[in-house]
Molecule: transfer RNA
Organism: uncultured Victivallales bacterium
RNA sequence: GCCAGUCUAGCUCAGUCGGUAGAGCAGCUCAUUCGUAAUGAGCAGGUCAUCGGUUCAAGUCCGAUGACUGGCU
Numbered sequence: 001g002c003c004a005g006u007c008u009a010g011c012u013c014a015g016u017c018g019g020u021a022g023a024g025c026a027g028c029u030c031a032u033u034c035g036u037a038a039u040g041a042g043c044a045g046g047u048c049a050u051c052g053g054u055u056c057a058a059g060u061c062c063g064a065u066g067a068c069u070g071g072c073u
Base pairs, nucleotide, nucleotide: 001072002071003070004069005068006067007066010025011024012023013022019056027043028042029041030040031039049065050064051063052062053061
């Protein structure tokens, strides 16, 4: 230099044909316990990498840029 893949909650990841953004772990509160752990119930946490385009509507489709990973030279 060229090609491909990935980017969504603090972390690991889902998200179907474009139609209200979710789970587990972690965090907080409550219950339970003599107490802790475990368990149960609840709460909070999001500029979907960035910018633009298409559309009534974009995490999803298109383009550019960035970061990371792999391959080729």